[in-house]
RNA sequence: UCGUGCUAAGCGGGGUGUUGGGGGUGCCCUGUACCUGAAACCCUCCUUAGGCGGGGCUGAACUCCCAUUCGAGGUCUGCGGUCCCAGAGGACUGCCGACGCUUCCGGUGUUGACAGGCUGCGUCCGGCGCGGCGAAAGACCAUGAACCCGGUCAGGGUCGGAAGACAGCAGCCGUAAGUGGGCCCUUUCGGGUGCCGCCGGGGUGCGUGGCCCGAGCCGGACGGCGAAGGUAAGCUCGCGGGGCGAGAUCGACAAUGGGUGCACGA
Numbered sequence: 001u002c003g004u005g006c007u008a009a010g011c012g013g014g015g016u017g018u019u020g021g022g023g024g025u026g027c028c029c030u031g032u033a034c035c036u037g038a039a040a041c042c043c044u045c046c047u048u049a050g051g052c053g054g055g056g057c058u059g060a061a062c063u064c065c066c067a068u069u070c071g072a073g074g075u076c077u078g079c080g081g082u083c084c085c086a087g088a089g090g091a092c093u094g095c096c097g098a099c100g101c102u103u104c105c106g107g108u109g110u111u112g113a114c115a116g117g118c119u120g121c122g123u124c125c126g127g128c129g130c131g132g133c134g135a136a137a138g139a140c141c142a143u144g145a146a147c148c149c150g151g152u153c154a155g156g157g158u159c160g161g162a163a164g165a166c167a168g169c170a171g172c173c174g175u176a177a178g179u180g181g182g183c184c185c186u187u188u189c190g191g192g193u194g195c196c197g198c199c200g201g202g203g204u205g206c207g208u209g210g211c212c213c214g215a216g217c218c219g220g221a222c223g224g225c226g227a228a229g230g231u232a233a234g235c236u237c238g239c240g241g242g243g244c245g246a247g248a249u250c251g252a253c254a255a256u257g258g259g260u261g262c263a264c265g266a
Stems, first nucleotide, its partner, number of pairs: 001266006009058003012030005020046005034055004064259006073250005079245002082242003087237003092234002094231003099226004103221006116212008124201006130194002133190006140181004149174004157166003
C1' cells in the first nucleotide's frame, strides 16, 4: 500500500415544558438522518449518567470525536424607557344637579304677611230618614172554562088536561187557576246608590271660616361667598400584556483546524 473479517462509533440536533436532576412521548426552531412496543393523573434512568425493550443497516470512512468561528431560533431579568388594558383612588382642575347667605328685579302684605296657638265646619266612620236605581209581589188593563164555575138560558127534552113549571146544551155576559202588557200607583227586599237631611262618633292628614299675634313672605335671573354630594374627562396607582433598548444564557445548520482501532494474509 492492497485484500478479507471484526469491533468502537453512527443511523439527527437544539430549545421549552415537566422533573430533585437527566432522557423520552408533548409543543417550538432547524434540518432530512432506520423499523418497532409503551409512555402526561405519564414511561424510564440516576449519584453519576445520558433514554428503556426488541430487531435491522453502515462500519475505520467524505464516518465519528474534540476545539474555534458564524449564527436560525428559544429562554430569562428585583434592569431602563414606552404603550394598552382589567381594576382601584378621589387631595386638585373640569362637569352635573340640589342647598344656605348675599346683590338685583318682580309679585304680594297693616284692607294684617310667615310661622304658631285657640276654635268651628267639611272631607272620614256609624245609624236613621228621604230620593234614585235594580229585583219581586200586589193593584190595573187585556185574555182566559165543550162538560166536572156563576147569571141569563133560544132550540130541543121532561112533567102537566091546560095554564105553566123543572132540569139544562149551544150562544151571550161575567169570573177562577193560568197567560200577556205597561208611561201611572202601593208594598217588600238590596247596594262601595246620592253636590241630600238629621243625630252621634272621630280627630293623623287635607280643605275652609273666625279670633290672637304684628312685618315680612314668595318667586326669578346673572353674579359673589360657603359647606356637602355625585361623576371620573384631565390626574394618581396599576395585576397582566405588547413593543424598544441593555444584559445574561442555551444553541441547530454551516465553515475552519486537529485527532481517529484490532486481527489475518500479500
Description: A computed fold for a 266-nucleotide RNA from a Dehalococcoidia bacterium, annotated as Bacterial large signal recognition particle RNA. A source record names the gene ffs. Its Rfam family is "Bacterial large signal recognition particle RNA". Rfam classes the family as a non-coding RNA gene. NCBI's taxonomy places the organism under Bacteria, Bacillati, Chloroflexota, Dehalococcoidia. The RNAcentral record of the sequence draws on ENA. The model forms 91% of the base pairs in the Rfam consensus. Its mean pLDDT, the model's own confidence on a scale to 100, is 76.